[in-house]
RNA sequence: CACUCAUAUAAUCGCAAGAAUAUGGCUUGCGAGUCUCUACCAGCCGACCGUAAAUCGGCUGACUAUGAGUG
Numbered sequence: 001c002a003c004u005c006a007u008a009u010a011a012u013c014g015c016a017a018g019a020a021u022a023u024g025g026c027u028u029g030c031g032a033g034u035c036u037c038u039a040c041c042a043g044c045c046g047a048c049c050g051u052a053a054a055u056c057g058g059c060u061g062a063c064u065a066u067g068a069g070u071g
Stems, first nucleotide, its partner, number of pairs: 001071008009039001012032007024049002033040001041061007
C1' cells in the first nucleotide's frame, strides 16, 4: 500500500421554518447517535393521502476511523 473480516452507524433518527398537491409528496437549517474522525446521500419499486397536510414501506449502491488477518 492492496484485499478480506470485525467494531462504530442503522449511510439512521428527531426538531424547526418554508414549499408542492395524484404530471405532487420537496427544500433549507439545527440537533441526537459512535472509543474516535469523515459522512449521514443517490437511484429504483410499491403503498398511502381524493385536494388536505401529512407521509410510509422495501431493494440496490459508499465513505471514514480503529483493530485483526493475508499478500
Source information:
The RNA shown here (2dG-II purine riboswitch aptamer) has 71 nucleotides and comes from Geobacillus thermocatenulatus. The prediction has a mean pLDDT of 78. The sequence was found by an Rfam model in a public genome assembly. Its Rfam family is "2dG-II purine riboswitch aptamer". Gene Ontology term of the family: purine nucleobase biosynthetic process. Its Rfam clan is "Purine riboswitches".